Transfer RNA from Candidatus Azambacteria bacterium RIFCSPLOWO2_01_FULL_44_84, 74 nucleotides, folded computationally. It was read from a public genome assembly. The prediction has a mean pLDDT of 81. Its Rfam family is "tRNA". It is annotated as a transfer RNA.

RNA sequence: GCACGUGUAGCUCAAUCGGCUAGAGCACGCGCCUUAUAAGCGCGAGGUUGGCGGUUCGAGCCCGCCCACGUGUA
Numbered sequence: 001g002c003a004c005g006u007g008u009a010g011c012u013c014a015a016u017c018g019g020c021u022a023g024a025g026c027a028c029g030c031g032c033c034u035u036a037u038a039a040g041c042g043c044g045a046g047g048u049u050g051g052c053g054g055u056u057c058g059a060g061c062c063c064g065c066c067c068a069c070g071u072g073u074a
Stems, first nucleotide, its partner, number of pairs: 001073007010026004019057001028044005050066005
């Protein structure tokens, strides 16, 4: 350089053939429980879905370019 893959919450990951308000676990905050802590239980907060455009009534999902990382290849 070329080909392919990945990029979603602080971390690890979901999200059907494009469709109603993007969810889960852990972590974090608060509460319950406990003499207290941990564990457990409940509640809450946390997201420009890597960036910029395009298609569409509608995009995390499809298309183009770019960026980062990984694999393969000369």